[in-house]
Context: one part of a larger RNA
RNA sequence: ACAUGGUUAAGGAACUCGGCAAAACAGCGGCCGUAACUUCGGGAUAAGGCCCGCCCUGACCUAGUCAGGGCUCAACAAAAGACUCCAUGCAACUGUUUACCAAAAACACAGCUCCCUGCUAACUCGUAAGAGGAUGUAUAGGGGGCGAUGCCUGGCCAGUGUCAGAACGUUAAAGGGAUUGGUUAGUCCGACGUCACGUCGGACGAAGCCUUGAACUGAAGCGCUGAUGAACGCCGGCGGUAACUAUAACCGUCCUAAGGUAGCGAAAUUCCUUGUCGGGUGAGUUCCGACCCGCACGAAUGGCAUAAUGGUGUGGAGACUGUCUUGACCAUGUACUCG
Numbered sequence: 001a002c003a004u005g006g007u008u009a010a011g012g013a014a015c016u017c018g019g020c021a022a023a024a025c026a027g028c029g030g031c032c033g034u035a036a037c038u039u040c041g042g043g044a045u046a047a048g049g050c051c052c053g054c055c056c057u058g059a060c061c062u063a064g065u066c067a068g069g070g071c072u073c074a075a076c077a078a079a080a081g082a083c084u085c086c087a088u089g090c091a092a093c094u095g096u097u098u099a100c101c102a103a104a105a106a107c108a109c110a111g112c113u114c115c116c117u118g119c120u121a122a123c124u125c126g127u128a129a130g131a132g133g134a135u136g137u138a139u140a141g142g143g144g145g146c147g148a149u150g151c152c153u154g155g156c157c158a159g160u161g162u163c164a165g166a167a168c169g170u171u172a173a174a175g176g177g178a179u180u181g182g183u184u185a186g187u188c189c190g191a192c193g194u195c196a197c198g199u200c201g202g203a204c205g206a207a208g209c210c211u212u213g214a215a216c217u218g219a220a221g222c223g224c225u226g227a228u229g230a231a232c233g234c235c236g237g238c239g240g241u242a243a244c245u246a247u248a249a250c251c252g253u254c255c256u257a258a259g260g261u262a263g264c265g266a267a268a269u270u271c272c273u274u275g276u277c278g279g280g281u282g283a284g285u286u287c288c289g290a291c292c293c294g295c296a297c298g299a300a301u302g303g304c305a306u307a308a309u310g311g312u313g314u315g316g317a318g319a320c321u322g323u324c325u326u327g328a329c330c331a332u333g334u335a336c337u338c339g
Base pairs, nucleotide, nucleotide: 001334002333003332004331005330006329007328008327010325011324014323019320029051030050031049032048037042039148053071054070055069056068057067058066059065060064083318084317085316086315087314088313089312090310091309095107096106111146112145113144114143115142116141117140123132124131125130149305150304151303152302154235155234156233159232160231161228162227163226164225165224168223169222170221174217175216181210182209183208186204187203188202189201190200191199192198236254237253238252239251240250263297264294275291276290277289278288279287
């Protein structure tokens, strides 16, 4: 000096990002007592206060209680063993999770809602046979979203998606064959000719074969019509106006599918910002309550409340302390020296 443990005058969080750590609280014994809030179950061992052993005497309706008096030495071991309160955010809760840096506000959850599925179900696995779903049958099964409960869940179907519709337009293979080109039996013309319709060249060219392939017929889809948001999503701007001023219930205008309703709001969301006001403190960028100018809240991508719960985030108070003012001392083990 370090590690572990212990003690400490006066003060008592002045330490620090933060009471981290430590200290303190003290035992699901008895009696008394117990608030806000609340889903009436809780909160709650709330908080807070008193008592506790043994022996003797007395009283009493001797189960025991009450009153009085006395005693309560020393040592060892193990187990078990709350700090409390106030306010607020988040998540309802018990639960689950990044084995080895994250336990949470993340996941799950009961509950709510939407979509699909009539049974050889939808869906999943498999090339298939087949299997699961299910020896189930819409109070069932699969999938998506939200996430107890309470009060609620506004407007927009223009875009995208989904569903429904079938008149018209477009549209594949296929059917259909108009037409085009090639080939040439034949016909015609020219030249030659041994005169044999013989040879050569050219033009036209039937049928057949090959090739080309128009009109027309032709499904779903798309176009089209409509519905649909607890489907993906979206939810304005400018100018003016009231008899102080300020503000604008009101008016005008442009654009849009429609222009954000209730509730909440400097918020886990607010840049400016330590916004402004109030509270708490001697002093408060945090905290609580308001205001609303919401850069850029907002309604199952849920909104707002919410008792209980939480190894949860934040702020405060009491108690308590070596966290600190500010150090000191002790024990054990190391470090160091010798062996």
Large-subunit ribosomal RNA, domain IV from a Patescibacteria group bacterium, 339 nucleotides, folded computationally. Its mean pLDDT, the model's own confidence on a scale to 100, is 83.